[in-house]
RNA sequence: AACUUAUGAAGAAAGGUGGAGGGAUAGGCCCUUUGAAACCUUGGCAACCUCCGCAAGUCGGAAUAGGUGCCAAAUCCAAUCAGUCAAGGCUGAUAAGAUAAGUU
Numbered sequence: 001a002a003c004u005u006a007u008g009a010a011g012a013a014a015g016g017u018g019g020a021g022g023g024a025u026a027g028g029c030c031c032u033u034u035g036a037a038a039c040c041u042u043g044g045c046a047a048c049c050u051c052c053g054c055a056a057g058u059c060g061g062a063a064u065a066g067g068u069g070c071c072a073a074a075u076c077c078a079a080u081c082a083g084u085c086a087a088g089g090c091u092g093a094u095a096a097g098a099u100a101a102g103u104u
Stems, first nucleotide, its partner, number of pairs: 001104007013042005021031003027077002043071003048067002050062004054057001075096001080093005
């Protein structure tokens, strides 16, 4: 990097450095000098891997140790297709992207 599978309306921030951007995307809408990104420290959330248990599962439990991830807003909303509606809109299924585990 590609592929496969699973998940997504829950949850969780302080400090330091820094100094203008950030939320994947040419839209929308938001966040941000009452301090963006990035990096560091500490803390936390969660429970994919992990660990424990049994009646062995689409199961229950743990978070002491370890590998990741995450800590504004539904994956912020939308985007393509279908249904529905007078319209605004609503519903469903995808795509895309994200994370984990596995394979090449």
A computed fold for a 104-nucleotide RNA from a Crocinitomicaceae bacterium, annotated as SAM riboswitch aptamer (S box leader). Its mean pLDDT, the model's own confidence on a scale to 100, is 85. It matches the Rfam family "SAM riboswitch aptamer (S box leader)". Rfam's curators write: The SAM riboswitch is found upstream of a number of genes which code for proteins involved in methionine or cysteine biosynthesis in Gram-positive bacteria. It was read from a public genome assembly, where an Rfam model found it.